[in-house]
RNA sequence: ACGAACGCUGGCGGCGUGGUUAAGGCAUGCAAGUCGCGCGAGAAACCGAUCUUCGGAACGGGAGUAAAGCGGCGAAAGGGUGAGUAACGCGUAGGUAAUCUACCCUCGAGCGGGGGACAACAUUUCGAAAGGAAUGCUAAUAUCCCGUACGAUCCCGGUUUGGCAUCGGGCCGGGAUGAAAGCAGGGGACCCCUUCGGGGGCCUUGCACUCGAGGAGGAGCCUACGUCCUAUCAGCUUGUUGGUGGGGUAACGGCCUACCAAGGCAGCGACGGGUACGGGGCCUGAGAGGGUGUUCCCGCACACUGGGACUGAGACACUGCCCAGACUCCUACGGGAGGCUGCAGUCGAGAGUCUUCGGCAAUGGACGCAAGUCUGACCGAGCGACGCCGCGUGGAGGAUGAAGGCCUUCGGGUUGUAAACUCCUGUCACGGGGCAGCAAUAAGCGAGUGUCAAUACCACUCGUGAUGAGCACCCCGAGAGGAAGCCACGGCUAACUCUGUGCCAGCAGCCGCGGUAAGACAGAGGUGGCAAGCGUUGUUCGGAAUCACUGGGCUUAAAGGGCACGUAGGUAGUUUGUCAGGUCAGAGGUGAAAUCCCCCGGCUCAACCGGGGAACUGCCUUUGAAACCGACAGACUUGAGUGGAAGAGGGGAGAGUGGAACUGGCAGUGGAGCGGUGAAAUGCGUGGAUAUUGCCAGGAACGCCGGUGGCGAAAGCGACUCUCUGGCUUCUAACUGACACUGAGGUGCGAAAGCUAGGGGAGCAAACAGGAUUAGAUACCCUGGUAGUCCUAGCCGUAAACGAUGAGCACUAGGUAGAGGGGGUUCUCAUGCCUUCUCUGCCGCAGGUAAUCCGUUAAGUGCUCCGCCUGGGGAGUACGGCCGCAAGGUUGAAACUCAAAGGAAUUGACGGGUGCUCGCACAAGCGGUGGAGUAUGCGGAUCAAUUCGAAGCAACGCGAAGAACCUUACCUGGGCUUGACAUGCUUGAAGUAGGAACCUGAAAGGGGGACGACCGGUACCCAGUCCGGAACUUGCACAGGUGUUGCAUGGCUGUCGUCAGCUCGUGUCGUGAGAUGUUGGGUUAAGUCCCGUAACGAGCGGAACCCUUGUCCUUAGUUGCCAGCGGGUCAUGCCGGGGACUCUAAGGAGACUGCCGGUGUCAAACCGGAGGAAGGUGGGGACGACGUCAAGUCAUCAUGGCCCUUAUGCCCAGGGCGUCACGCGUACUACAAUGGCCGGUACAAAGGGAAGCGAUACCGCGAGGUGGAGCAAAUCCCAUAAAGCCGGUCCCAGUCCGGAUCGGAGGCUGAAAUUCGCCUCCGUGAAGUCGGAAUCGCUAGUAAUCGCAGAUCAGCCAUGCUGCGGUGAAUGUGUUCCCGAGCAUUGUACACACCGCCCGUCAAGCCACGGAAGCCGGGGGUACCCGAAGUCGCCCACUCCGAAAGGGGAGCGCCGAAGGUAAAUCUGGUGACUGGG
Repeated sequence: ACGAACGCUGGCGGCGUGGUUAAGGCAUGCAAGUCGCGCGAGAAACCGAUCUUCGGAACGGGAGUAAAGCGGCGAAAGGGUGAGUAACGCGUAGGUAAUCUACCCUCGAGCGGGGGACAACAUUUCGAAAGGAAUGCUAAUAUCCCGUACGAUCCCGGUUUGGCAUCGGGCCGGGAUGAAAGCAGGGGACCCCUUCGGGGGCCUUGCACUCGAGGAGGAGCCUACGUCCUAUCAGCUUGUUGGUGGGGUAACGGCCUACCAAGGCAGCGACGGGUACGGGGCCUGAGAGGGUGUUCCCGCACACUGGGACUGAGACACUGCCCAGACUCCUACGGGAGGCUGCAGUCGAGAGUCUUCGGCAAUGGACGCAAGUCUGACCGAGCGACGCCGCGUGGAGGAUGAAGGCCUUCGGGUUGUAAACUCCUGUCACGGGGCAGCAAUAAGCGAGUGUCAAUACCACUCGUGAUGAGCACCCCGAGAGGAAGCCACGGCUAACUCUGUGCCAGCAGCCGCGGUAAGACAGAGGUGGCAAGCGUUGUUCGGAAUCACUGGGCUUAAAGGGCACGUAGGUAGUUUGUCAGGUCAGAGGUGAAAUCCCCCGGCUCAACCGGGGAACUGCCUUUGAAACCGACAGACUUGAGUGGAAGAGGGGAGAGUGGAACUGGCAGUGGAGCGGUGAAAUGCGUGGAUAUUGCCAGGAACGCCGGUGGCGAAAGCGACUCUCUGGCUUCUAACUGACACUGAGGUGCGAAAGCUAGGGGAGCAAACAGGAUUAGAUACCCUGGUAGUCCUAGCCGUAAACGAUGAGCACUAGGUAGAGGGGGUUCUCAUGCCUUCUCUGCCGCAGGUAAUCCGUUAAGUGCUCCGCCUGGGGAGUACGGCCGCAAGGUUGAAACUCAAAGGAAUUGACGGGUGCUCGCACAAGCGGUGGAGUAUGCGGAUCAAUUCGAAGCAACGCGAAGAACCUUACCUGGGCUUGACAUGCUUGAAGUAGGAACCUGAAAGGGGGACGACCGGUACCCAGUCCGGAACUUGCACAGGUGUUGCAUGGCUGUCGUCAGCUCGUGUCGUGAGAUGUUGGGUUAAGUCCCGUAACGAGCGGAACCCUUGUCCUUAGUUGCCAGCGGGUCAUGCCGGGGACUCUAAGGAGACUGCCGGUGUCAAACCGGAGGAAGGUGGGGACGACGUCAAGUCAUCAUGGCCCUUAUGCCCAGGGCGUCACGCGUACUACAAUGGCCGGUACAAAGGGAAGCGAUACCGCGAGGUGGAGCAAAUCCCAUAAAGCCGGUCCCAGUCCGGAUCGGAGGCUGAAAUUCGCCUCCGUGAAGUCGGAAUCGCUAGUAAUCGCAGAUCAGCCAUGCUGCGGUGAAUGUGUUCCCGAGCAUUGUACACACCGCCCGUCAAGCCACGGAAGCCGGGGGUACCCGAAGUCGCCCACUCCGAAAGGGGAGCGCCGAAGGUAAAUCUGGUGACUGGG
């Protein structure tokens, strides 16, 4: 934007517009008639009146009417539709010297005489009907004949003029041919006839008529140019192309025919196929373009389908004719009728498109002298929001900002001046009334002018004078009264919240929303947009520079042909002249109107309409210009080529020759293996291999030289010699004189593999066989081995045929290396230096590029030509064509499907990539786990419940540093309901709150109610009263929840990881992501430090600062210590004293690579050493960067949302968390002699202690008990440390090992040890003899081993955990491997990041397509058969007309539609099955 459709909604008007599908079928009515002034004939009903045999008849009117006929004009216009048509169909511009034209206009001339018919009508007759037939009568503006005809046509002769080839125009003379019709009005003389009414001649007017000339308008034909897709249509054509004769037409022409010739068209797309009416215009677009052809205008075509002619000025005729066919209808079955793609209307198919309306009032048309008739053209009305335009649904005021709704942080906000309310207005609709224009004029009448003999008639002018289907506008009345919806609100894109829902329901144009806090779904409120509409769908253009003319690309994104030669074509050096095709300028014609644009005007505005202008970018004609392109002619040498002189080379072809190696054969030596591999085996070998020597044979390939070196167009070319041969380079400048470049088709060459035929065959080696490997191994490895590899001849024609870069020419910094030549220079040579041409590489400026990169060998800057591309998959597939022996090649789609596929680069991550480097990571060691028993946690199972959480490392002796009740969250049962707990409001009560006894009960709880208060105020002396508070009680708000969501969260924590990293500012580089810094060289435990450096600095981490431990010093000296002095004891720092020592606890010192040597870059640092208690961060701890794991925790706590509210809350009793066929983790104790047992004996540290630790003493075998000194603790207690040491015993065994399990008897804690505690004693004495695969910890005071303490705690299931000390090793100085980590680098198709991504088969269901035995249709053509209508031709025995001539019918023939037959062809549908997608 729309001829639209659909959904929701809908007040009015104006102007437009409306069957896009089935050119499917149609009922009914209407759509083309008219003329009596061309002609003949001529009713009826009915009325009047006469006669009557009462049946009727005749007369006047109706009426010269109706209907019909002859005749004329019209019916070829107007109206409809777009099926066909790719065409001179349409458009633009021309031609017609090759033509026609009724009606109309102008001009010239004329209109004389005669004849015979046919309808109507009448009679007869056939038929159901439609419709005929026969006989008879008749008129004309019907028809025929004769006469006349300057001019007309034709022929002949002459002349003149013009042009465009045939020729055109004019003039003169002669010859031939060809006409006619009347009707109507009027008329003064004159004439004729008369039935006396009149008629006619004659004159005149009008309309007709005839022959000519011209015009206007219309039509025919011809030409140039333009006019869709398809090459998977490449060749087409026989009336075809041309000629001659003839025919035909209004006219040229193969338009038709006979003959002759063999042409004509085509890559500038013939022929074929598909699709389609064309144009003016319309839509879109900046334009160029793209799309389209509805309404209106012009042209064409068609009229049920096909064919045909007739009539006519005009048709091969929409509402005419003939034939054939299909369909529908009528029928008496014999035959007939019909054609809405006219206006309405109907059915059908469809998403979808109107009234069976009014009128000829206007405009226009046909006929007519006219009146007038006809007109579904047209003018109007109706229906449809289908479109455009206009108007309205009210206006002003109105805040306590009402109510209601919605939201809320509960304060409020918003809807919102919106409403209510007050005051107004009166469009539209409604009722009533008024009134313009569309209407111009016709006949008639009056006046005038013309014609005419004429005051008739007729024509014209003026005046007068009928006719409206339908509609505007104006006034009055009433009253805000009757009149608003639709879509959207995540971004694009203007507009946001709540509730519901919970990957459901749904949305969606693209991206994408929805899995419990959805601005995206649905509803609501609010908001935005548009508005009698709003959305959706469809289609077209735009954006899309996404087919690129304007205006794109091809190294890697899609895209350079494998390479060359060359045809057509395209393009092309310098110079002179000419022409004027292109080009440019002027003029003329045309480019219809409408539309678009501008101006003006008319409807109140607008839409709409009118007038004028501009424009229509085009085509044609003509006059000029001559620079450029082009053409022609001439010249030139620089492009190109030729000649001459040199040069390099695996360029090509043929013939020959050679050595090394290999294999085989023969012979010798020799004697057990060889061969092969990661390791083996198959294989070969005592029948003598391998090895080695000699000789012989054979085939293939040519080592070293050898080189990003050479040659070739590419493929490709490598021993040597000869012959033949192509190209290239340099120098010279003699010759030709643009001879050039590119190159669609075409032709040739074209690796390997493969094919055909014949040779050849050493080695190698698809297939194949065997051996290995493996889960398998149709592979990789090994042993064999055939095609093939080689040659000759011929096919194939493809490759990552690559520089993924077409060919040619020119221009645009350099440096360097190599190959082949030339020149200059150093006296000469060697050698160097300078320079030049060609070739091959690398680096690089400018420039280019998305980047990578390219960069005089361009991917830079230009020119010329060719090839190719246009999202991925389907697919280089299918079908068709061409090629091929085949394999296959070449050309090359679509359906369907996806929202991407892809390039380059970046940061990460990853790698069975690389480099460097770490870590108890491995290795080297020591000790364990995995086997046993027990403890404990988890899974699983079980259960009324076995509460919950934790889940690889990083859950599992974890939360839990203490489950008998409690804890406790779980289960069963019993209870409570403002609640066990908080806050507020409220009710009540003065014997109020509290609350004993007692009853019930397992308890909780429920009853019960003796007794019996407190604080403040008022007033105050007290008591009492009153008020208030606390407490209680009633009710309401609310409490409460270990209910849910750790994936809504805070906080806290784990982990990578104490790994060395993670970042920022500024600068610089890059289009950007980003890089740099942070990389590099060293070094470190370390991004630690140094050096270098487009970086310079900085931050968080690291280190240091802090605590502890190791040495010393100072100070202090009790509760600690005791050397010396004194006292005392059996003995003991017990006492006086002392501060020396130990120790305690406060402060300090000390260690910094500071010193020396070496190494190292003069560095950082490392190695060694000295000194030192300690040495290179001394040991240990605390300390954990940016971040990762939606890691863990809603059950520590906090917290949003959701959920429960006589229960998911609260209380209580009992039970459960302790179950047990099993599986796993973590530990303890062991299996013993480095040990067990017995006796004796030595040495800690760090802790704890008041409802506590508890000494001496006494009792008990013991656990423990009695008892109670001391101690709030360097004082007292727990508290004997144990391993160890000394001595004894056991003697390798299921034991004097081991201690599970069970029995008995006790102790302790606690209301309470049954489920379910710990301890003691006696007895019992299980498994277990060192542990499979696998796996863990540890690098020094460490591992191992030994005991001690503490938290929690009534007690304890602690073998756990956290600490403490005692004894006290071994091994490693390495980094190949396993695991993890850091840095750099590399590859990547990964980015939820390798636990990634992703390939193919298969299963089931589904979709579209190909093939297919066939089956069914459709199209065009060919051949033959049949042959309607009909034109044309022939013919005329018979027949009709005619006097005849002649004509018609009949007959025959050519052509000829539909139909039939036949063989092919194109195309569509379908098809068991099948193939891939």
Small-subunit ribosomal RNA from an uncultured bacterium, 1477 nucleotides, folded computationally. Its mean pLDDT, the model's own confidence on a scale to 100, is 84.